A computed fold for a 108-nucleotide RNA, annotated as SAM riboswitch aptamer (S box leader). The coordinates come from a structure-prediction model, not an experiment, and the mean pLDDT is 84. Its Rfam family is "SAM riboswitch aptamer (S box leader)". Its family is annotated with regulation of gene expression in the Gene Ontology.
RNA sequence: GAUUUAUAAAGAAGUGGUAAGAGACAGGCUCGAUGACCCACUGGCAACCAGCAAAAUAUUGAAAAGGUGCCAAUUCCUGUUCGGAGCAAAAUCCGGAACAUAUAAAUG
Repeated sequence: GAUUUAUAAAGAAGUGGUAAGAGACAGGCUCGAUGACCCACUGGCAACCAGCAAAAUAUUGAAAAGGUGCCAAUUCCUGUUCGGAGCAAAAUCCGGAACAUAUAAAUG
């Protein structure tokens, strides 16, 4: 990297290093020399896997110890399609489904 399944409106930041871009892609919008992004350490959130408790499966709960993940903005918004509101036509707004993306677990 591929496939399958699940989840994505909640939650959680300090210090140091480095340096100019960053938020997957496109458009928008936003963050950024008052130092973003990234890296390290510490702290935290969460509860996918493992472990623990509820006799056991299902399921529920808790989270001190393990494996990941995460800690600006709903996955920042939209991107295809269906329905509704609106309208001269639109813009715009509301809702559903899909696609894409991210993460976990499993498979080969």